[in-house]
Predicted 3D model of a 137-nucleotide RNA (FMN riboswitch aptamer (RFN element)) from Allobranchiibius sp. CTAmp26.
The coordinates come from a structure-prediction model, not an experiment, and the mean pLDDT is 79.
It matches the Rfam family "FMN riboswitch aptamer (RFN element)". The family has 146 seed sequences and 6,230 matches in Rfam 15.1. From the family's description: The RFN element is a highly conserved domain that is found frequently in the 5'-untranslated regions of prokaryotic mRNAs that encode for flavin mononucleotide (FMN) biosynthesis and transport proteins.
RNA sequence: GAACGUGCUCCGGGGUCGGUGUAAUUCCGAACCGGCGGUGACAGUCCGCGACCCGGUCCAGCUUCGAUCAGUGGGCCGGUUGACCUGGUGGAAUUCCGGGACCGACGGUGAAAGUCCGGAUGGAAGGCAGCACGUGA
Numbered sequence: 001g002a003a004c005g006u007g008c009u010c011c012g013g014g015g016u017c018g019g020u021g022u023a024a025u026u027c028c029g030a031a032c033c034g035g036c037g038g039u040g041a042c043a044g045u046c047c048g049c050g051a052c053c054c055g056g057u058c059c060a061g062c063u064u065c066g067a068u069c070a071g072u073g074g075g076c077c078g079g080u081u082g083a084c085c086u087g088g089u090g091g092a093a094u095u096c097c098g099g100g101a102c103c104g105a106c107g108g109u110g111a112a113a114g115u116c117c118g119g120a121u122g123g124a125a126g127g128c129a130g131c132a133c134g135u136g137a
Base pairs, nucleotide, nucleotide: 003135004134005133006132007131008130009129010127011126016030017029018028019027031115032114033104034103035049036048037047038046044102045101053079054078055077056076057075058074059073060072084100085099086098087097088096106118107117108116
């Protein structure tokens, strides 16, 4: 001492006002927000991943005299999973600039939720994030 490996920690944003109404941060009007990797040029809407959800399988613990079922948690595999057009610039852009649009799981909530409450003080793709240890051209 490049690089590589292992472990630990860290890493998701946004709702105010007015109206109607018995009641709405859920409806109407004006708003606000956008995980990770890739992609001749920078992406919520191109390609993929994660999470959520569904199914299968295995393990753990619980219950029990002992076990199974049910329910709980975890590993692995599979499935499902929303939304963009146009003009300009340029070698190259559905990624930049101009204009106009669209999308946002599940449960709850005197009224229907991307923004309120909840699972979540959780998980996580990946990280030119940090630290430690090891190998070491």